[in-house]
Molecule: transfer RNA
Organism: marine sediment metagenome
RNA sequence: GGGUAGCUCAAUGGCAGAGCACACGGCUGAUGACCGUGGUGUCACGGGUUCAAAUCCCGUCCCGA
Numbered sequence: 001g002g003g004u005a006g007c008u009c010a011a012u013g014g015c016a017g018a019g020c021a022c023a024c025g026g027c028u029g030a031u032g033a034c035c036g037u038g039g040u041g042u043c044a045c046g047g048g049u050u051c052a053a054a055u056c057c058c059g060u061c062c063c064g065a
Base pairs, nucleotide, nucleotide: 001063002062003061006020007019008018009017014051022038023037024036025035026034044060045059046058047057048056
């Protein structure tokens, strides 16, 4: 400094999202590409503050320098 979807990462204290991947459908002789639809999540864990916490505070664990 970091821990959020399978991977890479966003999110000003107020609905948890994108790209890629994946699944199903369309298209095709077939595959790919393309088009449509779908988020599957204990926001590392425990506690605190707050009307409200991924976000702020404290502690713990793990990863990197």